Context: one part of a larger RNA
C1' cells in the first nucleotide's frame, strides 16, 4: 500500500406508519359593518414563553336546556391553592361585558398615540384628576333662519330624522382595455373583448312576456340552460383562422303593472262672470283577429296572488338509547383479537381503538326517540291586492328631437361588401290606424308583429365558511408553499420565502455507584420482550472512515 473477509463509526436511502394534503359528490348557506366590521395593538391565569380562549364582569359573567362525578384548555408534567350532587367542569340556545387602533367617524397623527369641546357625574378648600354621553362627511326628508336686490319656501347657515361608507373565495353585470403570441417575416386579421383597472348588486346576477321568428300562403307563442343541428350555412391577407341561427329533443314554466285618452278632486297662475291652463292625487285604462276612451245595456260573481302577519307541522343548532362470546390450546413481552371446538347478534358484518388480525371488549354503526331558546321552510287560516260580458263606431288617445333618412363607428358568422337587423356621435326631422317596424341592397304582392316607460320565481354560474362522504390520489425530496408557517430568514420598499414526523404496548425516561471540572461523555446497576429500543430513540442501504485477521509486493 492493494485485495479478501469480519467487527465498528458517519450518514439518513429503503421498508412499514400517519396528526396533513389533493380532487370530486351531496346537503344546507350564502355574507359582516357606524348597535362599529374584517384584521390586528395590548393585556387577563399562583408561576417565565407560545397558541387557543377572553376584555378592565377580561383562563371569564347571567339566564334557559342537556349531560354528568368529576373539574381548573394545548404545548406540559410536577409543584402550590381552590371549585363541584344547594348541580361544578363541559356542550348547545339566548342575554350581558366588551380596553386601543382599524371604513374609524371631536381635532391631529410616524396605526395601536396624543390633545380637546359640550352636558351630567366622582372627587378636591380650590385648581389638576377621574367617570358617562355626545360632537366627522356627503345624500335625501322635515323645520329654523336667512343675504345680494327693503321681494323670494332663491344661495348659504343652524338642527332633527333615516341612509351612506369599509371588508369578503369565486360566480354575475356593467363602463373602459392591452401585448406576448399564431400568421413559420408583417402591417388587415389573429391572441381577444381574453388578461388587466374601475363602478354596481345579489344568493344567485343577468335576460325576459315579440315593432319576435317562421313560411311562401302551412305555423310557432316569455327569457335562460344542456343535447343537437354543425365544424354546417357563412366568413377570411377566401392566409392564419373565426364560425351562427331556426328547427328539433330536454330541464323549468307565469305573467303582469304604467303612460295616455276621460271622470273627480286639491293647490297655484291667468282671467271682468265664465273658462283656460300647470304640479298633484284617487278612479278610468293597457292592445294587434287592433285596443281603450266615449255612449247604450248587461253582471255583483268566480278565480288568482311572486304581498304582509299568525298559529299547527317539518328539518336545524346540545343530545338519548342502542343486539350478540364462551370453552381450550400453541407461540410470544402481551392473545377477550390467532388456532381448535361449539355458540349467538345482525333494519347493526361502516369505521376507528384495544399489548399481533375482534361483527358479539370500547367508542360507535342500523333502525328509533328527542328542545326551555333560537333560526329556516314551506303548507293552511286571516287580512290585503288583482281579476268577467254584449252592440254602437261620429269624435279622441295609443310613450318625440323618437321613429325614419344622411354621414361617421361599434355589435352580430357577416374584415364595407349586392348589406339588411340592432346600438349609436353628428346633421336633418314624421305620422296616430285610410298609423308605423319586420320578412338580409330595392319594388310589389302577401304574410307578421305594435318601439320610443316599467316588473317578474323556477330551469343556470360559483364555493370563502359549515356538516356528511367518495377515490385502481400522495404518504413527509411526496402531497398544498406549511403533517401547519405565511413562521424563520432575506431585501428600503412592492415581495419573496424555506427546513423540520416516527422511544416503547407502557415512560416502566435509567435509583444508587464509579471516571470525569457539582461537565459533555461513559462504565457499572437497575427497567423493558429488546437499550446495537437511551431520548442525536422504528428500520438503518451507499458514498466515506477506522480496526482485526489474511495473502501478496
Nucleotide at each position: 500500500a492493494g485485495c479478501a473477509c469480519g467487527a465498528g463509526g458517519u450518514g439518513g436511502a429503503u421498508g412499514c406508519c400517519u396528526c396533513g394534503g389533493g380532487a370530486c359528490c351531496u346537503a344546507a348557506u350564502g355574507g359582516c359593518g357606524a348597535u362599529g366590521a374584517a384584521g390586528g395593538a395590548c393585556g387577563u391565569a399562583g408561576a417565565a414563553g407560545a397558541c387557543c380562549a377572553c376584555g378592565a364582569a377580561a383562563g371569564a359573567g347571567u339566564g334557559c336546556g342537556g349531560u354528568u362525578a368529576g373539574c381548573c384548555g394545548u404545548c406540559a408534567a410536577a409543584c402550590g391553592g381552590g371549585c363541584g350532587u344547594u348541580a361544578a367542569c363541559c356542550c348547545g340556545c339566548a342575554c350581558g361585558u366588551g380596553u386601543c387602533c382599524g371604513a374609524a367617524u371631536g381635532g391631529a397623527g410616524a396605526a395601536a398615540u396624543c390633545c380637546a369641546a359640550u352636558a351630567g357625574g366622582a372627587g378636591u378648600a380650590a385648581u389638576g384628576u377621574c367617570c358617562u354621553a355626545u360632537u366627522a362627511u356627503c345624500c335625501u326628508a322635515g323645520c329654523g333662519u336667512g343675504a345680494g336686490u327693503g321681494a323670494a319656501g332663491u344661495a348659504g347657515c343652524g338642527u332633527u330624522a333615516g341612509g351612506a361608507g369599509g371588508c369578503a373565495a369565486a360566480c354575475u353585470c356593467a363602463g373602459g382595455g392591452a401585448a406576448u403570441u399564431g400568421a413559420a417575416a408583417c402591417a388587415u386579421c389573429u391572441c381577444a373583448g381574453u388578461a388587466c383597472c374601475u363602478g354596481a348588486a345579489g344568493g344567485a346576477a343577468a335576460a325576459g312576456a315579440a315593432a319576435u321568428c317562421a313560411a311562401g300562403c302551412c305555423g310557432a307563442g316569455a327569457u335562460a340552460c344542456c343535447g343537437u343541428c354543425a365544424g354546417u350555412a357563412g366568413u377570411g391577407g377566401c392566409g392564419a383562422g373565426c364560425g351562427a341561427a331556426a328547427g328539433c329533443g330536454g330541464u323549468a314554466u307565469a305573467g303582469u303593472c304604467u303612460a295616455a285618452a276621460c271622470c273627480a278632486g286639491u293647490a297655484g297662475g291667468a282671467u271682468u262672470u265664465u273658462u283656460c291652463u300647470u304640479a298633484c292625487u284617487g278612479g278610468g285604462g293597457u292592445u294587434g283577429c287592433a285596443g281603450g276612451a266615449c255612449u247604450u245595456c248587461a253582471a255583483u260573481g268566480u278565480g288568482a296572488g311572486a304581498c304582509u302577519g299568525g298559529a299547527a307541522u317539518u328539518g336545524g343548532u346540545a343530545a338519548c338509547a342502542g343486539a350478540a362470546u364462551c370453552g381450550g390450546g400453541a407461540u410470544g413481552g402481551a392473545a377477550a383479537a390467532c388456532c381448535c371446538g361449539g355458540g349467538c347478534c345482525a333494519u347493526a358484518g361502516a369505521a376507528g381503538g384495544u399489548g399481533a388480525u375482534a361483527g358479539c371488549c370500547c367508542u360507535g354503526u342500523a333502525a328509533g326517540u328527542g328542545a326551555a331558546a333560537c333560526c329556516a321552510a314551506g303548507u293552511u287560516c286571516a287580512g290585503c291586492u288583482c281579476u268577467a260580458g254584449a252592440a254602437g263606431u261620429a269624435u279622441c288617445c295609443u310613450a318625440a328631437g323618437u321613429a325614419c333618412c344622411a354621414c361617421g363607428g361599434g355589435g352580430u358568422c357577416g374584415g364595407a361588401g349586392a348589406c339588411g337587423c340592432c346600438c349609436u356621435g353628428u346633421g336633418g326631422g314624421a305620422a296616430u290606424c285610410u298609423g308605423g317596424g319586420g320578412g338580409c341592397a330595392c319594388c310589389a304582392u302577401c304574410c307578421u308583429c305594435c318601439a320610443a316607460g316599467a316588473c317578474u320565481a323556477a330551469a343556470u354560474a360559483c364555493a370563502a365558511g359549515u356538516a356528511g362522504g367518495u377515490c385502481a390520489c400522495c404518504g413527509a425530496u411526496a402531497g398544498c408553499g406549511c403533517a401547519u408557517a405565511g413562521u424563520a430568514c432575506c431585501g428600503u420598499a412592492a415581495g419573496g420565502g424555506a427546513a423540520a414526523g416516527g422511544u416503547g404496548a407502557a415512560a416502566a425516561g435509567a435509583a444508587c455507584c464509579c471516571c470525569g471540572u457539582u461537565u459533555a461523555g461513559g462504565g457499572g446497576a437497575g427497567u423493558g420482550a429488546a437499550a446495537u429500543a437511551g431520548a442525536a430513540u422504528c428500520u438503518g442501504a451507499a458514498a466515506c472512515c477506522c480496526c482485526g485477521u489474511g495473502c501478496u509486493g